[in-house]
Context: one part of a larger RNA
RNA sequence: GAUGAACGCUAGCGGCAGGCCUAAUACAUGCAAGUCGAACGAUACCAAGGGGCUUGCUCCUUGGAAAAGUGGCGCACGGGUGCGUAACGCGUAUGCAACCUACCUUCAUCAGGGGGAUAGCCCGGAGAAAUCCGGAUUAAUACCGCAUAAAAUCACAGGAUGGCAUUAUCCAAUGAUCAAACAUUUAUGGGAUGGAGAUGGGCAUGCGUGUCAUUAGCUAGUUGGCGGGGUAACGGCCCACCAAGGCGACGAUGACUAGGGGAUCUGAGAGGAUGGCCCCCCACACUGGUACUGAGACACGGACCAGACUCCUACGGGAGGCAGCAGUAAGGAAUAUUGGUCAAUGGAGGCAACUCUGAACCAGCCAUGCCGCGUGCAGGAAGACUGCCCUAUGGGUUGUAAACUGCUUUUAUCCGGGAAUAAACCUAAAUACGUGUAUUUAGCUGAAUGUACCGGAAGAAUAAGGAUCGGCUAACUCCGUGCCAGCAGCCGCGGUAAUACGGAGGAUCCAAGCGUUAUCC
Repeated sequence: GAUGAACGCUAGCGGCAGGCCUAAUACAUGCAAGUCGAACGAUACCAAGGGGCUUGCUCCUUGGAAAAGUGGCGCACGGGUGCGUAACGCGUAUGCAACCUACCUUCAUCAGGGGGAUAGCCCGGAGAAAUCCGGAUUAAUACCGCAUAAAAUCACAGGAUGGCAUUAUCCAAUGAUCAAACAUUUAUGGGAUGGAGAUGGGCAUGCGUGUCAUUAGCUAGUUGGCGGGGUAACGGCCCACCAAGGCGACGAUGACUAGGGGAUCUGAGAGGAUGGCCCCCCACACUGGUACUGAGACACGGACCAGACUCCUACGGGAGGCAGCAGUAAGGAAUAUUGGUCAAUGGAGGCAACUCUGAACCAGCCAUGCCGCGUGCAGGAAGACUGCCCUAUGGGUUGUAAACUGCUUUUAUCCGGGAAUAAACCUAAAUACGUGUAUUUAGCUGAAUGUACCGGAAGAAUAAGGAUCGGCUAACUCCGUGCCAGCAGCCGCGGUAAUACGGAGGAUCCAAGCGUUAUCC
C1' cells in the first nucleotide's frame, strides 16, 4: 500500500459498488418454464338466436371462456456452484481433402391421392394413496402405405483441372432409393426437398500452463498394422487376427495440491502473490451408472436402475432432491428481505393482442469499501470564571476558546411544485401504387415514485469521535503505584522523584470514522 474481511470503541447525511471465503451440510413454505384455440376433438360455465313442448325442462347453432387431453415449438438458453480435473481442461496459434448446425437470411423446385389407429369423452373395475386395467367410441399440421422427383444419397465406368497424399472439384451417361399439411378473418401464417450464407458447436495439432526424485522405472488394448463395427466425423473409440512395440533424468509413473484465462494487488521495473464481484471457457446438479427424446443433452427444477438419507402408508406399496430467488437449521470470527414490477432491456411461445420470465430492473438491511458533504462563519481581551502547572501577594496554559454582537441555512424538519427513463408493438388517419409493406401524424403504456430535482418557512438551530505522546515516530507535565499492579511491534519500562504502568491537565495524528487482529506485495 491492499482486502469479499472480522473484532473493540464511536456514529449525521448522500451517491456508487459489494455482501456464506466455513458444511458440494440438511432443508419446512412460496415462487423460479412455459406458450399456441390462426394444428385438433370434446366441453363445465356465460350471452344471443332457434326448435320440441309435459311451460320449465330438453335439443341445436353462433360468440365468449375455465380445467384437462392429442399435437407443435421451447424446456440443451437464462440462473447457481467450484466437487472433480495437472488435462488439448484452459490460453494462444493453426488445421479438418475427417464433421454437424433447429430457429434466421437467400436461391431453386414442389405440395396428387388414400388408410388404420389412439388420447380425451362415456361405461365398468382394482387400489389407502400414487396410479393402473378392461370395453365402446372420436379428431388432427399425430401415425402409415401409394404416386411424382433432382441439383440430394448410393453403385459403376470415362474425361478435364488441382493437390505431398488418402484423393478433391467439374463435365456428361446409366441404374437404384427417399417428400409434403394444412389453418383461417383470403391475405397471411405455415409444409417438403436441395444449394449457399450466417450463427453455434465437434475433432486434431505446435507452444505455454503447480509442488515433491526422501516417487525411477511405467505399460497387454498397452504401441503399430490389416479387416470390420460404431459415430455427424477421424481415431484401439470398440472387436477379430498379426507383429512387439510405446513412454522415461529434455523427469515417465506415482503422491499431494488446484477449476483455467481476461484480469486484481504490490513493485521504478523485473518479479512476487491472488483468481471474490464483471466477462470468456470448462466441470457439476443428493452419490454412482445408463440410455431415451431431440438440430442440439447422456439433460439443475426429464426418465430408468442401484445406494445413502428424509417423509406418507390401510404395511400391500409410494413420494422427494434449493451448488435457482427469498427463507430455515447447523457450522462459523463472519456475510442481507420468505419485498415490488414485467415500466425498460433481453428471452420462450403466439399472425397478433398477449401470457410466462426470483433473467433483468428496482426497493429493503449492513460505515463492508470508495467518493462527496456537513457538524457553522465573521468580529470579539476584562486575555473573564473553572480546571491544570510553576521559581506561587505573582505568572503560564486551556484561549478568540467561551460569554457577547452581527451573518448564513448546506444538511435535518415542515409546506408547495414536480420530471427524464417511452419509444416501439397496437389502434385511428394520411402519403408512396388498390390490400399488405414503408414513412409521417395523433392516441395508449412507469415498478422504482410524488422519487430525483426545484421553490419557500423558521432557527445555530439536528450532528465528533478514536488512537497515540521513551526511541524508531508527530506529540510533556503532575499525581498514584513501588520488579507490585501492569505495558510491550522491536529495543525494552516498573525494585520511592516512572515524559514507557493507572488517572488528570495539555499536546499530536487521523476523522464519520479510529484502532487491533489476520493475509499478500
This is a predicted structure of a 521-nucleotide part of an RNA (small-subunit ribosomal RNA, 5' domain) from an uncultured bacterium. Its mean pLDDT, the model's own confidence on a scale to 100, is 84. The RNAcentral record of the full RNA draws on ENA, Greengenes and SILVA.